Predicted 3D model of a 742-nucleotide part of an RNA (large-subunit ribosomal RNA, domain II) from a bacterium. Its Rfam family is "Bacterial large subunit ribosomal RNA". Rfam links the family to the GO terms ribosome and structural constituent of ribosome. Its mean pLDDT, the model's own confidence on a scale to 100, is 84.

Context: one part of a larger RNA
This record gives sequence, structure tokens and C1' cells, in this order.
RNA sequence: GCCAGUGAGUUCGUCGUUGUUGCUCGUCGAAGGCCUACGGGCCGAAGGCAGAGGGAAACCGAGUCUGAAUAGGGCAACCGAAUUGUUGUUUGCGCACGGACCAUUGCGGUUCGUGCGCACGCAGCGAUUCACGGCAGCUGCGACGAGACCCGAAACCGGGUGAGCUUGCCAUGGGCAGGGUGAACCUUGAGUAAAAUCAGGGGGAGGCCCGAACCCGUAGGUCGUGUAACGCCUUGGGAUGACCUGUGGCAAGAGGAGAAAUUCCAAUCGAACUCGGUAAUAGCUGGUUCUCCCCGAAAUAGCUUUUGGGCUAGCGCGUCUGUGCCCCCUGGGGGUAGAGCUACUGAUUGGAGCUUCCGGGAGCAAUCCUAGGGCCUCCAACCAAACUCCGAAUACCAGGCAAGGUAUACAGACGUAGUCAGUACGUGGGGGCGAAGCUCCACGGCACAAAAGGGAAACAGCCCAGAUCCCAAUCUAAGGUCCUUAAAUCUCGGCUCAGUGGGAAAGGAAGUGGGACGGCUCUGACAACCAGGAGGUUGGCUUAGAAGCAGCCACCCUUCAAAGAAAGCGUAACAGCUCACUGGUCAAGCUAUCCUGCGCCGAAAAUAUACCGGGGCUAAGUCGAGUACCGAAGAUGGGAAUGGCAUCGCUUCGGCGAUGACCAUGGUAGGGGAGCGUUCCUCGCUGCGUUGAAGCCGGACCCGCGAGGGCCGGUGGAGUGCAGGGAAGUGAGAAUGCUGGC
Repeated sequence: GCCAGUGAGUUCGUCGUUGUUGCUCGUCGAAGGCCUACGGGCCGAAGGCAGAGGGAAACCGAGUCUGAAUAGGGCAACCGAAUUGUUGUUUGCGCACGGACCAUUGCGGUUCGUGCGCACGCAGCGAUUCACGGCAGCUGCGACGAGACCCGAAACCGGGUGAGCUUGCCAUGGGCAGGGUGAACCUUGAGUAAAAUCAGGGGGAGGCCCGAACCCGUAGGUCGUGUAACGCCUUGGGAUGACCUGUGGCAAGAGGAGAAAUUCCAAUCGAACUCGGUAAUAGCUGGUUCUCCCCGAAAUAGCUUUUGGGCUAGCGCGUCUGUGCCCCCUGGGGGUAGAGCUACUGAUUGGAGCUUCCGGGAGCAAUCCUAGGGCCUCCAACCAAACUCCGAAUACCAGGCAAGGUAUACAGACGUAGUCAGUACGUGGGGGCGAAGCUCCACGGCACAAAAGGGAAACAGCCCAGAUCCCAAUCUAAGGUCCUUAAAUCUCGGCUCAGUGGGAAAGGAAGUGGGACGGCUCUGACAACCAGGAGGUUGGCUUAGAAGCAGCCACCCUUCAAAGAAAGCGUAACAGCUCACUGGUCAAGCUAUCCUGCGCCGAAAAUAUACCGGGGCUAAGUCGAGUACCGAAGAUGGGAAUGGCAUCGCUUCGGCGAUGACCAUGGUAGGGGAGCGUUCCUCGCUGCGUUGAAGCCGGACCCGCGAGGGCCGGUGGAGUGCAGGGAAGUGAGAAUGCUGGC
């Protein structure tokens, strides 16, 4: 790693609630007793809940509390439906009797009253059934207490076990080749007054020297699924000492030992190991097992020793009840966008004017002057989140609401969740750098989350569009139609020559198209060519010089077709060469400025073209117009399923079925509904089975949307199925899960 098995919301108590059953002039029935065919049944006035509330209470009571209150307020009380009996009664009809009126030969008609009967209705009383409510049982859901969905700490506490490893100590033993150095001391000689001192010999000290055993482990290499959970090789340190070592003993975890390193105390040490408390706790991580159907969030607010956790609200789901919402109309308040500012508060540029101001200057002073500053006035201009004389669009609030839209939406009550890390995009803002795939708010979309499909080469958040299922049918959206690659090498008119398209700025440029507005021009423009470009004068000053051309001042006059006291080059200064300006040659347009479309330069990066997805394209680029086609799980067509709604039928009143040209059916957290399967129990089939049960293998067959269920064949060799009901150790792919196998 794979396979098989195993593996997680349980049980009890209490409370709330859903559904359901029994009883209800309540209900349940403990202990106990009796009976039993052992499943249970019958008694049983203890007790619980209910039957009245209000008040702190005394207490009062359909009320009570507060209060002076007969006021106000708080809390509480208030209820049915159907059928039927009876009594009373309203109305109507009928019959009988009586009165009145009309009519009459007669029968009669109208009206009033009384009685009887019938019908409908109302009221009172009673009965039955149901509902509301009550009690009890069962059931689903939720909460709380318990291990409480499962696995998981590091730790804490208690009782024990350890010094055969290691640390220190105690007792008793053992070990240290060989070589070197040569202390004290002794002695002999020399020496001295005696000493000191010197020399020779002896001697053999030392945490002395070199170096094996022994002990250690310095440096490098090796090894690093090793020979080895610390080794091996080479090298190295100590090696008579604080030396090494055998045996026996002593010291224990809130402790011991420690030449002291948080070092050692059995491969474990900032507190050993082991068992127990113990399923410690875990606001944390991981995992949590069959199917189908309906709905479907949140990543916000307030509070929180709170910020990756909670509680309440918001948003989801279910049940019940009742209405909404949009559009439109009417009425509101506002101070945003914009705008404005001699309309305030501030800010602000230029100019002019004035002035009792300040500064500077002149003057003895009065006073006068003034390139500066200030106040004020005027002209022109301008800014503001914390300015406003003004002031929208939207949004919001209230009322109305005929028609239209919404098979939805809204509100309330009850039950029950999840969510509290959001993200990109568009818009309005704060922070930042008018940075960020940045950060913090607000508004938005049925964006993603929780959304598949088509487009954007590829690409959660962009564009199009919301997948119930099936179809080798049709039409479209975004986006496309030369090839890759489905569809136009489509039509018309422009632009671009840069492969611009297919990356970028300030800035630069007789690229090229369009437009606007001036000037010159056959009395000859513009360009080119030929010629002139003079005189006073070398203007004055300055200067060594200054002659058009270093600099300062002035910038006149004359001749002329025209010619600057000179626009540039040049000289030491002159000279010299051009220009402005004029004439000629030539012959038709030339020139200045501005706006605008498309292009050009500006343009350097790291593996390999690499800034169109590619090929390639002069359109297959780009702007405008048009037609056709392609293109999705969108729409349409045909078929099928489920949910909702409507209508109809049946009904044991719980529901079930049919029809529909109607609507719906993406989905994470999560809610609700309906089912499949496993094990066991009960009852029935007095089921099936050696003429072959379960299990296992196979099947292209049948039923079910599915979980699954049948049927057939094989294997197997003794059990087992279905219908109704019940109870759960009830479904596996994941938890670095657990056990086993390979």
C1' cells in the first nucleotide's frame, strides 16, 4: 500500500414540545393484597397533576395588588360545534271556533283574536357525539444532569517497584612492561679559626619525564535502512595517582547522587517507572457508515478575561393563522452630488485706487517722498470633510391603491437549526503613494462561497446563462465564421504599411487622412539659379586694438530697384563669406497657425521563439453600415418522473386516485418528508426445505427513480422465508483508526 473483519448521537432521570391512544358530572393509581394459562389481570381514597387567581405577606377572591380612591395601571377571569328531546316564542301554512268588513240566490273572500297540528328560526333546560381544555401511556424532536457522537493530550494526585546502568560513599581484595631524571639525607675529599661553600661516591623523592598493559575519547575519516539505538580506522590524553579495577553493602522520586553539565538515578529525567483515581479535561485537530423527494442559509449587530469560543437579535426549515409586496397616485422631512461665496467661517492669484497704520529716506521741525508690508474699496480669477445665500437625482417615511405584475412575497405565534475567518467585481468614500491580487466602511448582483453549461487559449468571484431525466430534432445569448475549429476567404464605404494590430509615459518628428482660419500669388508668388547688398562711417564711448558683429549709449541721414549704425560665421584688429532687402531667369500654386483620425521614435533581462493560443494574415488589422450563418445543460419540439396548485371522483374522514394546453424541480451548513436493507422477538401462513435451506458464484431476464427485490443456472449441505406488529450492539472509504492476511 491493497484486501477482509471491526469501528462513532446511546441509555437512564427530569423538563418542554409534536403526533397519537384511553378516560374525562377529572385522571393516574404507589406501597400492599388477591388471582394467573406467568403474557398479565383485578383491587388498592397514600400521593401527584388538574380543578382560581392576585399579593412579599397577613389576606381577599372572579378578582386581586398598588393606592386616600368607587381613579389609573399590573397580573388574572371570559370559549364552543353538530344531532336530538322538551319548554317557551317569532314568522308562514292548514284546520276549527268567534268578531268585523266585502260580496251573495248559494258556495265564498279579506282581516283580527283564540285553540290544535306542521315547517323554518331563536332562546332556556337536558341528552349524545366531537372540539377546546385536563390527566395518564406510547412516540418523534430539543434542553439539562450524567463519559453523553467516537478516538486523541501534555499534565495532576495516590499506592507501590527500581542504584545488576549510572553518581557518591563504606568495607574487603587486585593491577600498573621497560626506560629516563636524580630532591632530602649519608659519606669521602677539598675548604674555613669554626662555619659557609665546592667536588666525588652512595641514596632514590616526585598529583616528575618518555612509553606498553589499563583508563580515557583530541582531531580527521568512515558508518549513518550501520557490525553497532553512538561502533570502526588513523591520530591523540593520563599511565605511583584527586590512578584503575573485582566482590559485598548504603542513599529513592515533593526524593537521592552530583570536582555542578539541568548531569545521572536500568537505551526514559526541569522531576524515573508502574498500577490506580480514569472514559481526567481538551472553547482544539481528525473521523462519523443505506436511498429518494421538498426547501435552503450565514460569514452581520450588541454583549462577552471576548476576538479561530459563546449568548441574544438578523438570515434557514417545519406547523398553524392572517394578509401583503411591486408599479402608480398623494403628502412629507433632508443638506449629499453639483454649485456658490462682498451670503458666513477660513484659504487664495494678478491689477488698480485710497490711507489716520508699520517699515525706509529727506528735513531742526511742521511736513514731504517712497521699489516693501498691512487695513479698506474696486476690477478680473479661485479653493474647502469638519464653509453654505442655494441645491438635485436616488433613497427613506406615511396614506391611498381601480387596472396590471408577483402561482410568489410579507407579518405573527409555536417548534427547531446552522452561521459570527468571507472573497473578487462595479459604484460612493476613509487609510496608503488618486501603490497593491493592500486595508477599513457603505450600496449592489439571485456573482463565487453553496453553480454545473457556453465565452474569455488555459483561468472560484469577469461576460452569457441557472443543469428534474431521455432524444444522432429546431432557434438563439455572450462570443465568433482563413486553417487548427462549428460557421462569410460575405457585401458596401473609409483609414493604417507600423506585422501597428499583437504591451508602456513624459517628450520628439515636413509619416499620412480629414477639418478650420489667415497671408502671398500671371502687375509672376514659393524654391533654385544669375546679379546687387552702397555712401556719411573705422557712429560715439570704452579699449593696446573695438572698423556692422568683446562691452556701454544711440540706432540717424543720404544715394537707390534694394541694402540693418547689421541676423550669423570669421580676424589680434582689419580683411573675407553669408543673411535681411532688391532686380533678373523660370512658370502655378506657395506659405503660417490651430483642431482631429490612424500610424513612427522614445522601447534593455536573465533555460527557448515566448507581449496574436499556434499556423499564418496587408487583411484574416482598424472605423462605420448591412445581410447570412455557427454557437450553451438557455429557449422550442417530442416523451417520462416528482412536487405544488386547480377541478373531479372515491373514502374507514387519516387519506387515495384521475385529469390539466398551469407552475415548479442546481445546491454546502442546515431543516422537513417518504422509503430500502440488517439482527432479534411476537402472531399468522398449522409457509418453504436432503425431490436440497442459508451462504457463495454467474446471468444479455423481470419489478422499483433509488436504497433494493424477484426469477434462472451452478456451488453448497441444514436450516429458513413472507404478511402484520415490535425491539435495536442496524448500513463503512477515509479517523497518520483497530485486528488479521498478502